[in-house]
RNA sequence: AGAGUUUGAUCCUGGCUCAGAUUGAACGCUGGCGGCAGGCCUAACACAUGCAAGUCGAGCGAGAAAGCACUUCGGUGUGAGUAGAGCGGCUGACGGGUGAGUAACGCGUAGAGGUAACGUGCCCUUUGGCGGGGGAUAGCCCGAGGAAACUCGGAUUAAUACCGUAUAUGCCCUUCGGGGUGAAAGUCUUCGGACACCAAGGGAUCGGCCUGCGGCCCAUUAUUUAAUCCUAGUUGGUGUGGUAACGGCACACCAAGGGUACGAUGGGUAGCUGAUCUGAGAGGAUGAUCAGCCACACUGGGACUGAGACACGGCCCAGACUCCUACGGGAGGCAGCAGUGGGGAAUAUUGGACAAUGGGCGAAAGCCUGAUCCAGCUACGCCGCGUGAGUGAUGAAGGCCUUCGGGUUGUAAAGCUCUGUCGUGGGGGAAGAAGACUUCGGUUUGACGGUACCCCACAAGAAAGCACCGGCUAACUCCGUGCCAGCAGCCGCGGUAAUACGGAGGGUGCAAGCGUUGCUCGGAAUUACUGGGCGUAAAGCGUACGCAGGCGGUCUGUUAAGUCAGAUGUGAAAGCCCAGGGCUCAACCCUGGAACUGCAUUUGAAACUGGCAGACUUGAGUUCGGGAGAGGGAAGUGGAAUUCCAGGUGUAGAGGUGAAAUUCGUUGAUAUCUGGAGGAACACCAGUGGCGAAGGCGGCUUCCUGGUCCGAUACUGACGCUAAUGUACGAAAGCGUGGGGAGCAAACAGGAUUAGAUACCCUGGUAGUCCACGCCGUAAACGAUGUCAACUAGGUGUUGGGGCGGUUAAUCGUCUCAUUGCCGGAGCUAACGCAUUAAGUUGACCGCCUGGGGAGUACGGUCGCAAGAUUAAAACUCAAAGGAAUUGACGGGGGCCCGCACAAGCGGUGGAGUAUGUGGUUUAAUUCGACGCAACGCGCAGAACCUUACCUGGUCUUGACAUCCCGAGAAUCUCUAAGAAAUUAGAGAGUGCCUCUUUACAGAGGAGCUUGGUGACAGGUGCUGCAUGGCUGUCGUCAGCUCGUGUCGUGAGAUGUUGGGUUAAGUCCCGCAACGAGCGCAACCCGUAUCUUUAGUUGCCAGCAUUAAGUUGGGCCACUUUAGCAAGACUCCCGGUGUCAAACCGGCGGAAGAUGGGGAUGACGUCAAGUCCUCAUGGCCCUUAUGGUUGGGGCUACACACGUACUACAAUGGCUACUACAGAGGGCAGCGAGACCGCGAGGUGGAGCAAAUCCCAGAAAAGUAGCCCAAGUUCGGAUUGGAGUCUGCAACUCGACUCCAUGAAGUUGGAAUCGCUAGUAAUCGCAGAUCAGCAUGCUGCGGUGAAUACGUUCCCGGGCCUUGUACACACCCCCCGU
Repeated sequence: AGAGUUUGAUCCUGGCUCAGAUUGAACGCUGGCGGCAGGCCUAACACAUGCAAGUCGAGCGAGAAAGCACUUCGGUGUGAGUAGAGCGGCUGACGGGUGAGUAACGCGUAGAGGUAACGUGCCCUUUGGCGGGGGAUAGCCCGAGGAAACUCGGAUUAAUACCGUAUAUGCCCUUCGGGGUGAAAGUCUUCGGACACCAAGGGAUCGGCCUGCGGCCCAUUAUUUAAUCCUAGUUGGUGUGGUAACGGCACACCAAGGGUACGAUGGGUAGCUGAUCUGAGAGGAUGAUCAGCCACACUGGGACUGAGACACGGCCCAGACUCCUACGGGAGGCAGCAGUGGGGAAUAUUGGACAAUGGGCGAAAGCCUGAUCCAGCUACGCCGCGUGAGUGAUGAAGGCCUUCGGGUUGUAAAGCUCUGUCGUGGGGGAAGAAGACUUCGGUUUGACGGUACCCCACAAGAAAGCACCGGCUAACUCCGUGCCAGCAGCCGCGGUAAUACGGAGGGUGCAAGCGUUGCUCGGAAUUACUGGGCGUAAAGCGUACGCAGGCGGUCUGUUAAGUCAGAUGUGAAAGCCCAGGGCUCAACCCUGGAACUGCAUUUGAAACUGGCAGACUUGAGUUCGGGAGAGGGAAGUGGAAUUCCAGGUGUAGAGGUGAAAUUCGUUGAUAUCUGGAGGAACACCAGUGGCGAAGGCGGCUUCCUGGUCCGAUACUGACGCUAAUGUACGAAAGCGUGGGGAGCAAACAGGAUUAGAUACCCUGGUAGUCCACGCCGUAAACGAUGUCAACUAGGUGUUGGGGCGGUUAAUCGUCUCAUUGCCGGAGCUAACGCAUUAAGUUGACCGCCUGGGGAGUACGGUCGCAAGAUUAAAACUCAAAGGAAUUGACGGGGGCCCGCACAAGCGGUGGAGUAUGUGGUUUAAUUCGACGCAACGCGCAGAACCUUACCUGGUCUUGACAUCCCGAGAAUCUCUAAGAAAUUAGAGAGUGCCUCUUUACAGAGGAGCUUGGUGACAGGUGCUGCAUGGCUGUCGUCAGCUCGUGUCGUGAGAUGUUGGGUUAAGUCCCGCAACGAGCGCAACCCGUAUCUUUAGUUGCCAGCAUUAAGUUGGGCCACUUUAGCAAGACUCCCGGUGUCAAACCGGCGGAAGAUGGGGAUGACGUCAAGUCCUCAUGGCCCUUAUGGUUGGGGCUACACACGUACUACAAUGGCUACUACAGAGGGCAGCGAGACCGCGAGGUGGAGCAAAUCCCAGAAAAGUAGCCCAAGUUCGGAUUGGAGUCUGCAACUCGACUCCAUGAAGUUGGAAUCGCUAGUAAUCGCAGAUCAGCAUGCUGCGGUGAAUACGUUCCCGGGCCUUGUACACACCCCCCGU
């Protein structure tokens, strides 16, 4: 000292939350020792039991008993003048407790220490005195009553008890001569005296009373302003009484006062202070312990005694409660110390001692003292100490993690060497003690406590936990769980990879404690005095006038209230702070200092503020002369228009709307003309023009009247500004009474619209709108900006005046005062913006704000006829609500532009049949995936077995496949049996290669392969495409997407990339706080169109021969063609337009002309798009099975629905016959010619060809000729029957093709919808991949070959700029009501 949290991000406003400190605390877990301090905050609830106030025989009288000794047994002595009781004195009013009450002179502070209005026992001091008498009474004794408490009667008695009397300083009265009143007590003695007693003076101490100032909340506790609220002993006076004392303290009489907006009265709460906690301070909160004051003592009231009480452990009365009782009557008061019950989250022992300090009594010894000093309980707090120290790497074991290499726990442990605080045992052992007594020699006093402390010995031994680890906030991993369980102070975590839940390992923080909860302050400048705000975030009263109040121009003098300085007194002690000292240190304690920012008194100063006095003119006002104006009130008056009435003309419609209808009209509307009635409003002028305080004010004329501006002279002499409460004005709507009522028009009615339409539109229409009088008192009453004054760059308009200059004049220029606008600088502002008409810089005064909602609501008050207005909360709830600006996205917002997007055309789909894919259904299984465009002839470039992942059976378990280990065997091949096969069982053939030893035989090892075994492991088309890589689709081949530096902005961001043109294009040019660059565009690449050149077989054939045929000879780079290298096109040239640009338009030339046509090529990104079943891969799951293998089945099912295709419905056609013209491909487990056979599919056979040579291979539409004649046909071919061919181990489920026969639907297709802009659509065939076989699909190839595009209003998609936004998961949004 700050941080988190509103947003996609930003700045601001603003609340909520956290980190700190504190505590009389409580709760959870844990707990070794000591010192110091604290300990019922709740029920001022009720209390058993014990103790807490007595003492004096040196004031007085009286006076036992037990026991002991003696005894004559009667008693005596002693105990003992003792105990206990009584009279008497002093004390009991202190000490101790509590905080109920009290908002008060109760407390604090001050009052030359107010009291001239008072008291004061004990104590100190001074003066004087203490003579002489008297009568009672308790106790004791006797008697009586009563259960008891206690009471009564009789007799006797003493005093420092009581009463006269003498004396009298004092006090009272006074005529100042005097008069009145009125005291005493003795005891002891060492005989010296001591202590008492009475009266009076003084002092000290302690109190009573009075006053100024200070310190809580509520005005929803006040009709304030002559009075209105509170007050009746109330306020004052006189007199009397009372008190220690003043006083309405009390009483009688008289007067009518007194308090109050500077808050009376009422209500709520509360003991006050020194101080304590916090805070930088100012403040805020608190008032435990300690200290001062006050109040209280079961509740309420009262007095007595006394120096002092209206008395905690006294009295009386009443009440409640408890106890005793013989029922008649009595007793009691823990808010003293312990203790009990109760209440509560919660707070201790029925302890020891008077040794010390202090108190009461006493001459004293002494007695009493739950005050006090100590001990006990308690981590409640503060402070101190310890739980060991050194060394020790194989970095042990174990745990945890792991990328499996290791890392970490960790020098930590163990081990070795030490020490002894604490602990245990033993020994010693205080200070606190001074006094008191005394025969003056001396004697004696410690509860704490055998405690503190010291010494010796022993032994690392008995001594560490708690919270946290997502951010704030220091500290990270694994497992479990799976929006469950749970966490959470705020934001928020958890839906299968959770650093946030639970556990573990590790870590961080503090430590005998650690966390949680509660309270307080801080942070919070979030009530702002220090130190905030009010245009849009909460906040300027709708406006003015004005009382109180606040503030106030210039000069002089004076005063000294404010102000400043000095001095004096006080501000208790303790505490805080500083210094020093004492406990081993510290906490703690002691001593001293400083401080206590205050109050009072006093002495000065005199600038400023105030007071008083005098003066001034600039503020304010008055006077004179001019001026403008919808300023206000009243009366009169004018024309246009609407409507209505009467009449004329005239005829079928009018009116109204997006379109209609309700409505009006043949009883004559609408239209038009004439005349009349009535009400309301005043076109043009008219203008960010004028006037007014605001609301507001608009035809014209007159009368009455307010304000204001300019110019000029004189006068008054601060007369001013603001303004709580108050008063007045105050749009529209509304209310009351009475008029008026043309038009308009809430409510209402009808017609439409609509899913509905209590609306928008239409036809009607009543209050109302108008006038007079009276209420209401509110509006986005807005400039969302209070009033007044001063100062602070400009530019340009406008209205009303004035001055100067030019001009004949109209008028022009310039200066100035006032008004009203725009632009803009400094400055301010969160920004937007404001900017001499401030939101700038200052001053004065008023009003208002303090998170959102609840709520401008409830209750109460006031006002109102009512409607309602005004004043104005709380419970509860949320973590936001909000302002300005930014980037996107969106808009049935705008501008510009593009695209087969629409339009213009051509052909389709949707209807039929079939093919194919999907959904659904079915099934043992119908494997899985793909779902708007961008799934659905998609993965599948080809499911009969295989594929195959699915189903049903059979079967294997280190496995079909990989690596390692052990054993055996060459590999390999053939056969038999069982079985559906997998597989199982058996027989036989066969002995290889390399190296070493060896003559050889043979042996050992190795590579490769086969087989058996063991376990590590294999295997998984099992899950998660929302854990991923890679690949792909899509927007979209759309023209965009960004960066560096610079600049602007507080910032998010902007600029660049916007603007003017242009382009297919962010393509290019120009301009510009930008200058450059990158990914995209284009180009570079492929193939196509033209041509040169090179090459010439398998290609070609101009010329020469030849053939049925470029067939052959030959020729040739001539042509065509093939495939290499080049050329060509670049807006190059000309004209026009255009900014001397980019570019566009037209033209020349050219094979080709404006990216020539086509392809490949896909920016930043979006869709958690698709794919774990291509592949790879994290995690999870299965492991005699979710793995492997095998037979069969299924993926081909079929009431149905959808998508994509094929074939058609025919004559631009079908059929038959004949005749032409391609391109691009493929071919050896292959293509397969000629020939022969078959109606045909095909078969036999095998020439040629690894291909410019041979083959597939006949191109088809087209052309020529013929038939068909508008029909379900010579169209169409589905379906079905029969017979076959081919492939293949095998065509039943389930292949393709051929022939014969059969001959379905269908006659151009509803709503809707798709493709295409030129070699395109349409139409025609050909080839290839996959493939044993299977093509209407897919990918390619060529043949024939159109129509149309005015144009960009609309639909869809997209790009750029701009605008609005309460959206940001971004309009498939957000959000409101019921």
Molecule: small-subunit ribosomal RNA
Organism: uncultured prokaryote